Overview:
RNAcentral holds the full RNA, with entries from ENA. A computed fold for a 512-nucleotide part of an RNA from an uncultured prokaryote, annotated as small-subunit ribosomal RNA, 5' domain. The prediction has a mean pLDDT of 81. Rfam family: Bacterial small subunit ribosomal RNA.

Context: one part of a larger RNA
RNA sequence: GAAUGAACGCUGGCGGCAUGCCUAACACAUGCAAGUCGAACGAAGGCCCUAGCUUGCUAGGUGUCCUUAGUGGCGGACGGGUGAGUAACGCGUGGGAACCUGCCUUUGAGUGGGGAACAACAGUUGGAAACGACUGCUAAUACCGCAUACGUCCUUCGGGAGAAAGGCUUCGGCCGCUCUUAGAUGGUCCCGCGUCUGAUUAGCUUGUUGGUAGGGUAAUGGCCUACCAAGGCGACGAUCGGUAGCUGGUCUGAGAGGAUGAUCAGCCACACUGGGACUGAGACACGGCCCAGACUCCUACGGGAGGCAGCAGUGGGGAAUAUUGGACAAUGGGGGCAACCCUGAUCCAGCGAUGCCGCGUGUGUGAAGAAGGCCUGCGGGUUGUAAAGCACUUUCAGUAGGAGGAUUGCAUCACGUGUUAAUACCACGAGGUGUUGACGUUACUCACAGAAGAAGCACCGGCUAACUCCGUGCCAGCAGCCGCGGUAAUACGGAGGGUGCAAGCGUUAAUC
Numbered sequence: 001g002a003a004u005g006a007a008c009g010c011u012g013g014c015g016g017c018a019u020g021c022c023u024a025a026c027a028c029a030u031g032c033a034a035g036u037c038g039a040a041c042g043a044a045g046g047c048c049c050u051a052g053c054u055u056g057c058u059a060g061g062u063g064u065c066c067u068u069a070g071u072g073g074c075g076g077a078c079g080g081g082u083g084a085g086u087a088a089c090g091c092g093u094g095g096g097a098a099c100c101u102g103c104c105u106u107u108g109a110g111u112g113g114g115g116a117a118c119a120a121c122a123g124u125u126g127g128a129a130a131c132g133a134c135u136g137c138u139a140a141u142a143c144c145g146c147a148u149a150c151g152u153c154c155u156u157c158g159g160g161a162g163a164a165a166g167g168c169u170u171c172g173g174c175c176g177c178u179c180u181u182a183g184a185u186g187g188u189c190c191c192g193c194g195u196c197u198g199a200u201u202a203g204c205u206u207g208u209u210g211g212u213a214g215g216g217u218a219a220u221g222g223c224c225u226a227c228c229a230a231g232g233c234g235a236c237g238a239u240c241g242g243u244a245g246c247u248g249g250u251c252u253g254a255g256a257g258g259a260u261g262a263u264c265a266g267c268c269a270c271a272c273u274g275g276g277a278c279u280g281a282g283a284c285a286c287g288g289c290c291c292a293g294a295c296u297c298c299u300a301c302g303g304g305a306g307g308c309a310g311c312a313g314u315g316g317g318g319a320a321u322a323u324u325g326g327a328c329a330a331u332g333g334g335g336g337c338a339a340c341c342c343u344g345a346u347c348c349a350g351c352g353a354u355g356c357c358g359c360g361u362g363u364g365u366g367a368a369g370a371a372g373g374c375c376u377g378c379g380g381g382u383u384g385u386a387a388a389g390c391a392c393u394u395u396c397a398g399u400a401g402g403a404g405g406a407u408u409g410c411a412u413c414a415c416g417u418g419u420u421a422a423u424a425c426c427a428c429g430a431g432g433u434g435u436u437g438a439c440g441u442u443a444c445u446c447a448c449a450g451a452a453g454a455a456g457c458a459c460c461g462g463c464u465a466a467c468u469c470c471g472u473g474c475c476a477g478c479a480g481c482c483g484c485g486g487u488a489a490u491a492c493g494g495a496g497g498g499u500g501c502a503a504g505c506g507u508u509a510a511u512c
Stems, first nucleotide, its partner, number of pairs: 001512002004509001006508005013359006019352002021317001026315003030312003035074003040071002043068004047063001048061006081270003090195008099187002104183002108179004112146001114144002121136006152161003166175003196242003203233003208230008245267004249260004272293005295306004323349001325348003331345001332343004362392004372383004396453001398448002401445001409435005415429004456501005461482003467496005477484002
């Protein structure tokens, strides 16, 4: 000098863009953060209509609308958080093969005929609760056989095995389902090289190293098991200890390098601590399950409930880090044919000079060089065109108006293309009209009034730009280094003056 996720002191007008628990991966009250589909299914309830009437009940109808729990499907493996662990094929880079891949695109073929249940529900019943138990009934895109098999899988090449589901409809079709081909996307595995420190850690290893056979996996493999052999690693640093998420990057530097890994992006790991599997295309699963443990809470003492390293917020720790905000309008995600619903992702707003950038705090004129302050050699000098005065301007803030753009979707109108018998429908494309905005008292622009509302901080011995007076008297104090202070201190404290930066200025910390 640069630079910081900074903090502290003094001060503080506005805006834009960023950014904000670096410490206790400490504990958490409360709310929200993952749902959706009635066009898969049965049922119940509400509204409506009709009939009977007992005038608020019964039966029926479906308009089909709304709602709820349940069965079922898809999604809860994404998105979001954190960096505890990890010195490792974890990451980076470059290769490789023995693999899987829901939704999406694509190829080919099919979607026939049956059956038995279980929730919900009804009844009985246990329990304080959480939650159950028994009996009976029922539907399906839930479950299970049968048939069929272009292609698929297995094969001793003879043969053998394996599917399916319907729903909506304007009857045109649309959305699905099953098997299969190729792709895309995502993922798994293996290898070369690179990846901090300690030798005051020198030897380490028995599934250890390799082989055979088998098991297991989507798949290779001591991944696992049995048997066999006795290997494997190491001063080119094994093993052990310490520290640490890695990278793109960031900071600095002329570069080489050094330091670092906040925000953003990629990968990894974790989800109270430890372990385990289930479901599934995908998890050994943050807001799923089971077991154990610690902690907290409820309890009728028998037994139960919970997991903010999601967004806010609380306590605690700390020098230190924000609102228990708004909206799904946009972008994106999940579900749905769609309308739409959900979305603390996201977009916005709030708070903080935390940083960067921009703007303002007036402009011109004005010598009687006013008053006051300070200094003085008492003549004057300086503050100083500074102020006052005069003439202007009105950015920003304020007030009041006007008021866009930020668009797809949806509805509707006419058109074109495809489909079709069809100028219906439906799909796609471009166009017109209408509707949809959290931000928002938006941005921006115009008008109004008045200099009106807006300057501080550090320093002045040398390094280092900037000097005098008073006070103090090795005291009080200063100090980054050298060093100042013991009666004339440009170095302490105050004042006047000056210098440097400026909505900031200094100090401290750590980095180059």